[in-house]
The RNA shown here (Glycine riboswitch aptamer) has 88 nucleotides and comes from Aquitalea magnusonii.
Taxonomically the source falls in Aquitalea (Bacteria, Pseudomonadati, Neisseriales, Chromobacteriaceae).

RNA sequence: CUGGAUGGCGCGGGAGAGAUCACCUUUGCGGUGACGCCGAAGGGGUAUCGCCCCAGAAACUCUCAGGCAAAAGAACCGCGCCGUCGUC
Numbered sequence: 001c002u003g004g005a006u007g008g009c010g011c012g013g014g015a016g017a018g019a020u021c022a023c024c025u026u027u028g029c030g031g032u033g034a035c036g037c038c039g040a041a042g043g044g045g046u047a048u049c050g051c052c053c054c055a056g057a058a059a060c061u062c063u064c065a066g067g068c069a070a071a072a073g074a075a076c077c078g079c080g081c082c083g084u085c086g087u088c
Stems, first nucleotide, its partner, number of pairs: 004085010018035001020034005036068003042064001043062003050054001
């Protein structure tokens, strides 16, 4: 100096599922309960391989948590900045 990896921040994109019912209410898109659902915050489980009862994945699976108008959040992707690692 720099293709790359990785962490954080900012910007942009970003799916799914009842604006259900009942009650309460300060009558608010609020609160509580019930049933029905969703998977892409997080979390749990798991194959192959290996040094094998250990370690260890996922967009698979579970639905604990979270969510089911909008808003917010959102895995992941792109761009930019900062840091670390690594390479030349």
Notes: Of the family's consensus pairs, 90% are formed in the model. It matches the Rfam family "Glycine riboswitch aptamer". Clan: Glycine riboswitch clan.